[in-house]
RNA sequence: ACUGUAUAAAGGCAAACUUGUUGUAAAGCAAGGACGCAAAGCUUGGAAUCCUUAAAAGGAUAGUUCGGCUACUACG
Numbered sequence: 001a002c003u004g005u006a007u008a009a010a011g012g013c014a015a016a017c018u019u020g021u022u023g024u025a026a027a028g029c030a031a032g033g034a035c036g037c038a039a040a041g042c043u044u045g046g047a048a049u050c051c052u053u054a055a056a057a058g059g060a061u062a063g064u065u066c067g068g069c070u071a072c073u074a075c076g
Stems, first nucleotide, its partner, number of pairs: 003076004012037002017032006035063001041069003045066003048061005
C1' cells in the first nucleotide's frame, strides 16, 4: 500500500416518539431520546418508495437498494 474478518466496543452516528420551527405536502432543521448502524460518512448516477400537480413536470428519502468517492479501531 492492497485486501479479508470482527467488535457498537475507545471514539462516532442516531430510528420511533416528544417539543419547537420551516414547507401545500413528502419531508427538513434544532433540542431531548436510544431502535439500530462497520461506512447509518459524502454523492439522487440507476432502480425503488413517497409527496405535489389536470397534465407536462417538479420535489422528498443516502437509516430502501445497486453503483461512485473518502475514512477510524483491532486482528489476519
Record summary
The RNA shown here (c-di-GMP-I riboswitch aptamer) has 76 nucleotides and comes from a Clostridiales bacterium. Rfam family: c-di-GMP-I riboswitch aptamer. From the family's description: GEMM was predicted in a large-scale screen for bacterial structured RNA regulatory elements. The sequence was found by an Rfam model in a public genome assembly. Of the family's consensus pairs, 95% are formed in the model.